Predicted 3D model of a 187-nucleotide RNA (glmS glucosamine-6-phosphate activated ribozyme aptamer) from a candidate division NPL-UPA2 bacterium. It was read from a public genome assembly, where an Rfam model found it. Rfam family: glmS glucosamine-6-phosphate activated ribozyme aptamer. By type it is a riboswitch. About the family: This entry contains a glucosamine-6-phosphate activated ribozyme that is found in the mRNA for GlmS. GlmS is an enzyme that uses fructose-6-phosphate and glutamine to generate glucosamine-6-phosphate. The prediction has a mean pLDDT of 76.

RNA sequence: UACGAAGCGCAAGCGCCUGAUCUAGCAUAGCGAGAUGGUCUAGCAUAGCGAGAUGGUCUAGCAAAACUAGAUGACGAGGUGGGGGUUUAUCGAGGAUUCGGCGGAUACCCCCGAGCUUAGGGCGGCUCUAGCCCACUGUGAAAACCGCCAAGUGAUUGGCGGAACAAUGCCUUGGGCAGCUCUAGAU
Repeated sequence: UACGAAGCGCAAGCGCCUGAUCUAGCAUAGCGAGAUGGUCUAGCAUAGCGAGAUGGUCUAGCAAAACUAGAUGACGAGGUGGGGGUUUAUCGAGGAUUCGGCGGAUACCCCCGAGCUUAGGGCGGCUCUAGCCCACUGUGAAAACCGCCAAGUGAUUGGCGGAACAAUGCCUUGGGCAGCUCUAGAU
């Protein structure tokens, strides 16, 4: 260092990354442009001229594919009796990828346990603290944004400060709708 085993801890917009995008390397490669010297060749000509080929230096610009190594890939609120099953499992904020994929998950269904529902039982409806609807009261973000610090070649990552702004949901109050049946007792 790798693999395996065991133990402990850690989560639900949670975890992971092969598509995609981005960064670096490859790249002092290479590409064409400009400038400035050298060498060679044939021609003209004798101060040299202009033409072609070849290669050097400098300047700014472009710099792919593949490969290698990295980076990004859900902002909070809310939600769990037990077992099983199933998969696109609630709400809003933001708005380029919060795209795409895999796994999981408090959702949903069934059964079980224990309960609520006018005293008890059965059925029904619900709940893990208890039927549904409407209105009211209260509660209630974090990112994004702005500024700064730190790490990294970089893409980015971590943190601090500032001012905010939700909807489910839950609480309060009021109104409306809503059980069937058996037994016992009372009137």